[in-house]
Molecule: c-di-GMP-I riboswitch aptamer
Organism: unclassified sequences
RNA sequence: GCGAAAUACAUGAAAGUGUAUGGCGCAAAGUCCGACGUCUAAGGUGAAAUCACUAUGAUGGGUCAACUGCACAA
Repeated sequence: GCGAAAUACAUGAAAGUGUAUGGCGCAAAGUCCGACGUCUAAGGUGAAAUCACUAUGAUGGGUCAACUGCACAA
C1' cells in the first nucleotide's frame, strides 16, 4: 500500500459485482481476460417432463504470460 470473511444497501437470470463498515491475510492479494483452468446458464440446442450441453456472462485472493513496483543484502 492492498483489503479476506461477515453485515447492510444496490445491481444481476445466476455466478458474481459496486459502495459502506470491517481487517483474514498478501512483494506483488498492483494493473491487465492474452492463454488456460474454474464458476454460472438468462438465451440457444438436444431429449419423454425431471435433465444434459453451450458463454456472448463471471473469476487477476486460480495458474502462467505482459506492464509497473517499497526496503535491505549480494